This is a predicted structure of a 75-nucleotide RNA (transfer RNA) from Thalassospira xiamenensis. The coordinates come from a structure-prediction model, not an experiment, and the mean pLDDT is 83. The organism belongs to Thalassospira, within Bacteria. Rfam family: tRNA. The family's RNA type in Rfam is transfer RNA.
[in-house]
RNA sequence: CAGGAAGUAGCUUAGCCUGGUUAAAGUGCCGGUCUCGGAUACCGGAGAUCACGAGUUCAAAUCUCGUCUUCCUGA
Numbered sequence: 001c002a003g004g005a006a007g008u009a010g011c012u013u014a015g016c017c018u019g020g021u022u023a024a025a026g027u028g029c030c031g032g033u034c035u036c037g038g039a040u041a042c043c044g045g046a047g048a049u050c051a052c053g054a055g056u057u058c059a060a061a062u063c064u065c066g067u068c069u070u071c072c073u074g075a
Stems, first nucleotide, its partner, number of pairs: 001074007010027004020058001029045005051067005
């Protein structure tokens, strides 16, 4: 330099192709029940402006363009 993949909660991922209710799950975190205490289990709760910017649209995590970061392949 060229091609490809990925970026969503502290962490690991789903959702994207086919736009539409309040963005989902596991784990972690906080509180409660239980226990002499802790762990486990059960119940409840908080936590994301979906990498950034722009465009299209009544409406964008999702479509289009650009930028940034990481990884893979080739030169």